A computed fold for a 73-nucleotide RNA from an uncultured Clostridia bacterium, annotated as transfer RNA. It was read from a public genome assembly.
RNA sequence: CGCGGGGUGGAGCAAUCGGUAGCUUGCUGGGCUCAUAACCCAGAGGUUGGAGGUUCGAGUCCUCUCCCCGCAA
Numbered sequence: 001c002g003c004g005g006g007g008u009g010g011a012g013c014a015a016u017c018g019g020u021a022g023c024u025u026g027c028u029g030g031g032c033u034c035a036u037a038a039c040c041c042a043g044a045g046g047u048u049g050g051a052g053g054u055u056c057g058a059g060u061c062c063u064c065u066c067c068c069c070g071c072a073a
Stems, first nucleotide, its partner, number of pairs: 002071006010025004019056001027043005049065005
């Protein structure tokens, strides 16, 4: 250099044919308890790696680019 897979709240992952970005865990507050854990309720936390394009509308489609993993050489 070539081919393939991936990048989405702190962490691990979803998101159907392009139509409100969700789940688990963690974090914060409250409840429960003599207390802790467990359990219950509520809340905060996201430029969807970056830039541009198509579209009424993009995590999703197209182009370029950065990073990680694998295959081949």
Annotation: The coordinates come from a structure-prediction model, not an experiment, and the mean pLDDT is 81.